[in-house]
Molecule: RNase P RNA; transfer RNA
Organism: Fretibacterium sp.
């Protein structure tokens, strides 16, 4: 130079003219207008996941229903992160796992096979034999995604864990580890796969969502039927149990009105300290968008002639896709000195 | 903005772990008629919206993503 793994960073400055949108503050009776200062991301995105937060009992009991699924830790909480354990992938750096239970039950396993699971014998091998046939076996063939441990050897009539090394699993003892699990011995103990198929076992989950929810206000007519304390309607799967007076239809009127929830928050910069990490404690600091048809933008110049996915709308931590550059460590090959 | 629901042929659905993915209407060529229509014969047409991942095996299960739609008759 190639090929290739981890991670971290940044997300064009700068400067001139012209513009939007809050904020503070000065003027101005008011429109409005000076100055100051602030103005989207790393994913603002997809709403998959966990939470604050607001209502319904400050969210309870039973059922049904989801969700997680090897340990140990971190967190407000996860399905997220760390760190470990096993299995698999790659030559390496490394990377990936939805990784509990198949003797609690039920169910599937097409096709082909003799058999798809309490095992049975198709070609076959071996032994007797009145040749009709009885009997013993699972090595070998075949079939299939999957055949009842595998390899060698030794044994018998042929065979077989029937007997001996080795491997692999299984239970029972003893060692290490907090624990998953690793490890040493014994004993021939060795009777499939699917739970992302019902389903069991541990553990969690009440629902709904800022168009939640509160306040004030315009408009109009309260017309008409129906149900209601012997419970109407809500508690968004049921049912109990709380709660308690309006609730449904038909027809009509209006304003997609205003404030508030609304941004200080599990915030974010630096130091120390504890921690292998993820993180956590203490301190110091600094205020960083909050619109409501919805602002952050256009041009010119120069760096270097050039910029990717992409635009917040209750807020957080995650994950997941969508993208350009740049740096640091690291691994395989190869040729060179 | 939040919530939900769909994606198999030109078009309407069926199929819910084991097919060569069917069926109706259309298309297109035959036959039948003087022609057309009905009718009958027959052919073609599918990455089962994509992309991984379970599974011996996936349209079917799971994960992530695309599109489409529910237009105040989803939700003020």
């Nucleotide at each position: 130079a190639g090929a290739g793994c981890a991670g971290c960073u940044c997300g064009g400055g700068c400067g001139g003219c012209c513009g939007c949108u809050g904020u503070g503050u000065c003027c101005g009776a008011g429109a409005g207008g000076g100055c100051a200062g602030a103005g989207a991301g790393g994913a603002a995105a997809g709403u998959c996941c966990g939470g604050g937060c607001u209502c319904c009992a400050c969210a309870g009991g039973g059922c049904a229903g989801g969700a997680u699924g090897c340990c140990g830790g971190g967190u407000a909480a996860u399905a997220c992160c760390c760190g470990g354990u096993c299995g698999g992938c790659g030559c390496g750096a490394g990377c990936c796992g939805g990784a509990g239970g198949a003797c609690a039950g039920u169910g599937c396993c097409a096709c082909a096979g003799a058999a798809a699971a309490c095992a049975a014998a198709c070609a076959g091998c071996c032994c007797c034999u009145c040749c009709g046939g009885g009997g013993g076996c699972a090595a070998u063939g075949g079939u299939g995604a999957a055949a009842a441990g595998g390899c060698a050897g030794g044994g018998u009539a042929a065979g077989a864990g029937c007997c001996u090394g080795c491997c692999g699993g299984a239970u029972g003892c003893g060692g290490c580890g907090c624990a998953a699990g690793c490890u040493g011995u014994a004993u021939g103990c060795c009777u499939g796969g699917c739970a992302a198929a019902c389903c069991c076992c541990a553990u969690c989950c009440g629902g709904a969502g800022c168009a939640a929810g509160a306040u004030c206000g315009a408009a109009u007519a309260g017309g008409g039927g129906g149900g209601g304390a012997u419970g109407a309607g809500g508690u968004a799967g049921c049912c109990c149990g709380c709660u308690g007076a309006c609730c449904c239809c038909c027809g009509g009127g209006u304003a997609c009105g205003a404030u508030c929830g609304c941004u200080u928050g599990a915030g974010g910069u630096g130091u120390u300290c504890c921690g292998c990490a993820a993180g956590g404690a203490a301190c110091u600091u600094c205020c960083c968008a909050g619109a409501g048809a919805a602002a952050u933008g256009g041009u010119c110049g120069c760096c270097a002639u050039a910029u990717a996915c992409a635009g917040a709308a209750c807020c957080c931590g995650g994950c997941u896709u969508a993208u350009g550059a740049g740096c640091u460590g690291c691994u395989c090959a190869u040729u060179u000195g | 903005g939040g919530g939900c629901u769909u994606g198999u042929a030109g078009c309407u659905c069926a199929g819910u772990g084991g097919a060569u993915a069917g069926a109706g209407c259309g298309a297109c060529g035959g036959c039948c008629u003087c022609c057309u229509a009905a009718g009958c014969c027959g052919u073609a047409g599918g990455u089962c919206g994509g992309c991984a991942g379970u599974u011996c095996g996936a349209a079917u299960c799971u994960g992530c993503c695309c599109a489409a739609g529910c237009u105040c008759g989803c939700c003020a």